Annotation: Predicted 3D model of a 353-nucleotide part of an RNA (large-subunit ribosomal RNA, domain IV) from Nitrospira sp. The full RNA is in RNAcentral, with records from ENA.
Context: one part of a larger RNA
RNA sequence: CUUGGGUGAAGGAACUAGGCAACAUAGCACCGUAACUUCGGGAGAAGGUGCACCCGGGAUCGUGGCUACACGCGUAGCUGAGCGAUUCCGGGUCGCAGUGACCAGGCCGCUGCGACUGUUUACCAAAAACACAGCACUCUGCAAACACGAAAGUGGACGUAUAGGGUGUGACGCCUGCCCGGUGCUGGAAGGUCAAUUGAUGGGGUCAGCCGCAAGGCGAAGCUCCUGAUCGAAGCCCCAGUAAACGGCGGCCGUAACUAUAACGGUCCUAAGGUAGCGAAAUUCCUUGUCGGGUAAGUUCCGACCUGCACGAAUGGCGUAACGACAGCGGCGCUGUCUCCACCCAAGACUCA
Numbered sequence: 001c002u003u004g005g006g007u008g009a010a011g012g013a014a015c016u017a018g019g020c021a022a023c024a025u026a027g028c029a030c031c032g033u034a035a036c037u038u039c040g041g042g043a044g045a046a047g048g049u050g051c052a053c054c055c056g057g058g059a060u061c062g063u064g065g066c067u068a069c070a071c072g073c074g075u076a077g078c079u080g081a082g083c084g085a086u087u088c089c090g091g092g093u094c095g096c097a098g099u100g101a102c103c104a105g106g107c108c109g110c111u112g113c114g115a116c117u118g119u120u121u122a123c124c125a126a127a128a129a130c131a132c133a134g135c136a137c138u139c140u141g142c143a144a145a146c147a148c149g150a151a152a153g154u155g156g157a158c159g160u161a162u163a164g165g166g167u168g169u170g171a172c173g174c175c176u177g178c179c180c181g182g183u184g185c186u187g188g189a190a191g192g193u194c195a196a197u198u199g200a201u202g203g204g205g206u207c208a209g210c211c212g213c214a215a216g217g218c219g220a221a222g223c224u225c226c227u228g229a230u231c232g233a234a235g236c237c238c239c240a241g242u243a244a245a246c247g248g249c250g251g252c253c254g255u256a257a258c259u260a261u262a263a264c265g266g267u268c269c270u271a272a273g274g275u276a277g278c279g280a281a282a283u284u285c286c287u288u289g290u291c292g293g294g295u296a297a298g299u300u301c302c303g304a305c306c307u308g309c310a311c312g313a314a315u316g317g318c319g320u321a322a323c324g325a326c327a328g329c330g331g332c333g334c335u336g337u338c339u340c341c342a343c344c345c346a347a348g349a350c351u352c353a
Base pairs, nucleotide, nucleotide: 001348002347003346004345005344006343007342008341010339011338014337019334027051028050029049030048031047036041038171052093053092054091055090056089057088058087059086060085061084062083063082064079065078066077067076068075069074094098106332107331108330109329110328111327112326113324114323118130119129134169135168136167137166138165139164140163146155147154148153172319173318174317175316177249178248179247182246183245184242185241186240187239188238191237192236193235202226203225204224205223206222209218210217211216250268251267252266253265254264277311278308289305290304291303292302293301
């Protein structure tokens, strides 16, 4: 020096990203116990008192035998100074200390997030992530929807819409505004478009034959190449509905008898222009915004303001008792975390033998 452990004057978080680590608290009985609250809780809240041993006395309970009454249970007396357990009162004894060792909660306040108990990255993340009960939408009438499987078949389910699948939200309380133009889904079937199929019509090639002295020309049937009239469903276009479907939820200018501001007016655009609630927030760039609180001093914290760069209502909004090895801030207690280090015990490393 390293690791494990012990003690420490005065101070007591000045340490540090952060009280990390350590200290402290601790058992049983009794007293006492706030805000808030979903009336269950919060709560072991907080805070306090007692606790050993000896002697004496009391109470209650348990547990034999005998006798009398009763004879179903039981009651009383005796043996007897019974034995055992719990507990109370009085007196006394010792120590610094009596839950004397081991064992054995630190506590309180404000805020964020998540309701809660649970689950998770086996081996760097336990959380505010996942799940959750509850809520909502949607599909499914049973050979169900859906899933696995070329199929047979199986799960769903030996269930049947108070059932089953999918999706979102996430206890509870108060609520959940406007937009259907786009995308999706559902419904509609008049019109437009439209596949395979059908193959009308027209055109071309070839050729018996015909014309021609020849070169060549015309050319039926058949075969063949092309053309594509007509028939033709869904879909798409189209018309409606639907946002707890995917999603979206404006700009400029002016105006009040101080100023400032604008209830008010004008204008442009849109499918509609953000309602309630919340707001420098797990969201605020400017920003350590401004004001208040707490500190001697506070980029964090708490309460407000609203100028929301860029909150906002089941990609839920705002609250909320209880809960949390969650996150931020403060206080009491306590301490070697520190001022500032010292010594001791043990094991190692190291030096020498």
NCBI's taxonomy places the organism under Bacteria, Pseudomonadati, Nitrospirales, Nitrospiraceae, Nitrospira.